[in-house]
RNA sequence: GACCAAUCAGCGGGAGAGUCGGCACUAACAAACGCCGCGCCGAAGGAGCAACGACCCCGGAAUCUCUCAGGCUAAGGGACCGCUGACGAUCU
Numbered sequence: 001g002a003c004c005a006a007u008c009a010g011c012g013g014g015a016g017a018g019u020c021g022g023c024a025c026u027a028a029c030a031a032a033c034g035c036c037g038c039g040c041c042g043a044a045g046g047a048g049c050a051a052c053g054a055c056c057c058c059g060g061a062a063u064c065u066c067u068c069a070g071g072c073u074a075a076g077g078g079a080c081c082g083c084u085g086a087c088g089a090u091c092u
Base pairs, nucleotide, nucleotide: 001091002090007086008085009084010083011082012081013080018038020037021036022035023034039072040071041070045068046066047065048064052059053058
């Protein structure tokens, strides 16, 4: 200097599913939290597996599957994507 894998930070985008019912809390209503019940979602996290390797065990991916956790008005969170920067692998 080129090039950007991985990681981190900032900004932006970002889906799905009951603002379900009851009890309690409250001066009262609603929401959140707590408790009970039913129905759902999958894109925090977590778990499982194919090919293949090895062949005793096992290793082995996801946006697939499971739903333990989380979520089902808003807020918040949110896999993943884009831009910028840092860091740093590679090449010269």